[in-house]
RNA sequence: GUGACUCUGGAGAAGCUCGAUCAACCGGGUGCCGAAGGUGCAACGCGGCGGCAGAACGCCCCGCCAAUCUCUCAGGCAAAAGGACAGAGGAAA
Numbered sequence: 001g002u003g004a005c006u007c008u009g010g011a012g013a014a015g016c017u018c019g020a021u022c023a024a025c026c027g028g029g030u031g032c033c034g035a036a037g038g039u040g041c042a043a044c045g046c047g048g049c050g051g052c053a054g055a056a057c058g059c060c061c062c063g064c065c066a067a068u069c070u071c072u073c074a075g076g077c078a079a080a081a082g083g084a085c086a087g088a089g090g091a092a093a
Base pairs, nucleotide, nucleotide: 002092005089006088007087008086009085014030016029017028018027019026031077032076033075037073038071040069045064046063047062048061050060051059052058
């Protein structure tokens, strides 16, 4: 340094609406949020028995790589739960 697990902190957005019906769940409708997870995006980076050139630098092509950015598939829009991330502890290798 990695790190299961434990404790603490931890944002955003309709307690919307219809179905006889607090919430939740199920099936529709409209509007939103981004911080589980997932998608997409990079060169002055990395790579290729690639091409051009060739002394070398180099040029071109192809592939790969990030996020709190992007999308909103998933998830979410009172509380609870969850929650990226941060702090403390910490099995094990």
This is a predicted structure of a 93-nucleotide RNA (Glycine riboswitch aptamer) from uncultured Dysosmobacter sp. Lineage of the source: Bacteria > Bacillota > Clostridia > Eubacteriales > Dysosmobacter. Rfam family: Glycine riboswitch aptamer. The family is grouped with related families in Rfam's "Glycine riboswitch clan".